Context: one part of a larger RNA
RNA sequence: UGACGGGGGCCCGCACAAGCGGUGGAGCAUGUGGUUCAAUUCGAUGCAACGCGAAGAACCUUACCUGGGUUUGAAGAGGGGCAGACAGGUGGUGAAAGCCACCCUCUCCGCAAGGAGCUGUCACUUAGGUGCUGCAUGGCUGUCGUCAGCUCGUGUCGUGAGAUGUUGGGUUAAGUCCCGCAACGAGCGCAACCCUUGUCCUCAGUUACCACCGUUCAGUCGGGGACUCUGAGGAGACCGCCGGUGACAAACCGGAGGAAGGUGGGGAUGACGUCAAGUCCUCAUGGCCUUUAUGUCCAGGGCUACACACGUGCUACAAUGGCCGGUACAAACCGUUGCCACCUCGCGAGAGGGAGCCAAUCGGAAAAAGCCGGUCUCAGUUCGGAUUGCAGGCUGCAACUCGCCUGCAUGAAGCUGGAAUCGCUAGUAAUCGCGGAUCAGCAUGCCGCGGUGAAUACGUUCCCGGGCCUUGUACA
Numbered sequence: 001u002g003a004c005g006g007g008g009g010c011c012c013g014c015a016c017a018a019g020c021g022g023u024g025g026a027g028c029a030u031g032u033g034g035u036u037c038a039a040u041u042c043g044a045u046g047c048a049a050c051g052c053g054a055a056g057a058a059c060c061u062u063a064c065c066u067g068g069g070u071u072u073g074a075a076g077a078g079g080g081g082c083a084g085a086c087a088g089g090u091g092g093u094g095a096a097a098g099c100c101a102c103c104c105u106c107u108c109c110g111c112a113a114g115g116a117g118c119u120g121u122c123a124c125u126u127a128g129g130u131g132c133u134g135c136a137u138g139g140c141u142g143u144c145g146u147c148a149g150c151u152c153g154u155g156u157c158g159u160g161a162g163a164u165g166u167u168g169g170g171u172u173a174a175g176u177c178c179c180g181c182a183a184c185g186a187g188c189g190c191a192a193c194c195c196u197u198g199u200c201c202u203c204a205g206u207u208a209c210c211a212c213c214g215u216u217c218a219g220u221c222g223g224g225g226a227c228u229c230u231g232a233g234g235a236g237a238c239c240g241c242c243g244g245u246g247a248c249a250a251a252c253c254g255g256a257g258g259a260a261g262g263u264g265g266g267g268a269u270g271a272c273g274u275c276a277a278g279u280c281c282u283c284a285u286g287g288c289c290u291u292u293a294u295g296u297c298c299a300g301g302g303c304u305a306c307a308c309a310c311g312u313g314c315u316a317c318a319a320u321g322g323c324c325g326g327u328a329c330a331a332a333c334c335g336u337u338g339c340c341a342c343c344u345c346g347c348g349a350g351a352g353g354g355a356g357c358c359a360a361u362c363g364g365a366a367a368a369a370g371c372c373g374g375u376c377u378c379a380g381u382u383c384g385g386a387u388u389g390c391a392g393g394c395u396g397c398a399a400c401u402c403g404c405c406u407g408c409a410u411g412a413a414g415c416u417g418g419a420a421u422c423g424c425u426a427g428u429a430a431u432c433g434c435g436g437a438u439c440a441g442c443a444u445g446c447c448g449c450g451g452u453g454a455a456u457a458c459g460u461u462c463c464c465g466g467g468c469c470u471u472g473u474a475c476a
Base pairs, nucleotide, nucleotide: 001476002475003473004472005471007470008469009468010467011466012465013464015460016459019424020423021422022421023420026315027314028313029312030311031310032309033308034306035305042053043052064301065300066299067298068297069296070295076126077125078124080122081121082120083119084118088103089102090101091100092099093098106117107116108115109114128290129289131288132287133286137284138283139279140278141277142275144273149188150187151186152185153184154183155164156163157162168179169178170177194267195266196265197264199235200234201233202232203231204230205229209224210223213222214221238261241255242254243253244252245251317417321376322375323374324373325372326371327370333364334363335362338357339356342353343352344351345350383414388409389408390407391406392405393404394403430452431451432450433449434448435447436446
C1' cells in the first nucleotide's frame, strides 16, 4: 500500500421487511447430469453452465457410428500435355456415390498447316482437417456493475515503499456540487449531447381523416384542410418563480403555474481493472499432430435411447370457473418462390376455383380477456387433458426410426404442493391475446406489440451484494 475480520462509523440496492404472484408436489415440453449404445458429435459447469452456442437435427444440416467408394483430392489459380464441344440421352451394375459401355456433339480466323476460345481429362506447383492446445494468441463476449470509482502532470512531505491531491464539514443518483485545506490543475468514468414516449405550434395533405355542404348500403363519390393521424422542423423543464430550512453556499422541503417538476418515463451508452472466466466448432492465428487419412463423396443409422436425479417452462387441479349463442375495442409487424379476399365442397384439418395487392390503397386479421343472455351446482365432475386406438389432412424425393394438424373414441395423474427457494415498487406485478425472426414443414422457446390492471414499503436490527472513512492482523 492492499486484502481480510462472526471490529467500529456513515450510506446505498426488490438486500431484508411490508405485499402480490410463482417454483419445489402432478402430467407434458425443453435443456443438463447419469446410465445405455456401433454412435447416442462437440462445447457451456456456483452466482456469471443447464428453453445456453442451436433465430428451427426426418434427408441435408452433421461435426458422430456402420458400410460402400476415392487419393492433386469437394473448390479456385498458374503454366504444360492429351482429347473433344460442353451439356444431353440409353443400357449394365449398385443402396447411393460411383464405375463401365454405347449414342449424339464444337465455335471463330485461315485454302491448308496451324492459332484462339470453351469444356473435359492427365501429371506438376499450390491442398485439406469442426484434429489438439482459449494455460501460446487476436477479435468478440460474460461478470463484479451503470457500482462511482480509477489515474496523471507539476509542487510539497517522507531515507524509502509511498503519502498528499481523492481526506475533512455539508449535499447528491453520482469523485454531483459547495465550503475548507500544501496543494494547484488535468484525463478516463458520472452527467449532458443520441433514439423513443408524454404537451403544444408551424409546414405538408394521399392511400390516412370527415366538422361544414351535397351524396351513398358503405368516407362510397363530389368536396373540405378544421379534427384524428402520418412525418419533417421548432417550442417546452432550468430548482427558472414564491415561501421556508441551510454557512449569506451547494442543496433540501413545500407551493404556484404547467401536458410534464426536480435525472418526467424507457432505451442505447459499461472507466482502470478482476475471474490464466468463455470461445482454436463463427472468423483469424503461433506451435503440435494427420496426409491411400484425423482429408473427401455417398447410403442407412444416430444426435429423438431411458431404472433415475436436477434446472427452465407450459397446462391444470376449477364456480372471480367450464361450455354454448350474441356483441365491442388494439398496437406493432409481415407479404410476389408471397399474403390470399370472395365462392363452392368438406363436421374439421383442408381442397378446388378465383379477385386484389410490390401495399397508410389489397391481404394476413378472428384480437382475446371484456360485455349481454343461457346452461352446469361442488362431483375427480360438462374440472383436467396425459395416454392409446381408428379414420383423415398438409409440407416435402421421402414423415418407420423421427414432423405438424383435424375428426371420432379413450379419458391417466392432479383437490394448491415438505424442507427450501424465485420474480416484481406502476402502467410495474398479475392476467389476456396479437405479430416477427429462423423456416418446405415443425414454437409451451426467443424477440417484440398492445388490452385489462393491483397490493405494499413502518423501517434499516438482521440475511446477501456494494461504496467511503477508520481500527486490528503472525496474510500478500
A computed fold for a 476-nucleotide part of an RNA from an uncultured Acidobacteriota bacterium, annotated as small-subunit ribosomal RNA, 3' major domain. The RNAcentral record of the full RNA draws on Greengenes. Its mean pLDDT, the model's own confidence on a scale to 100, is 83.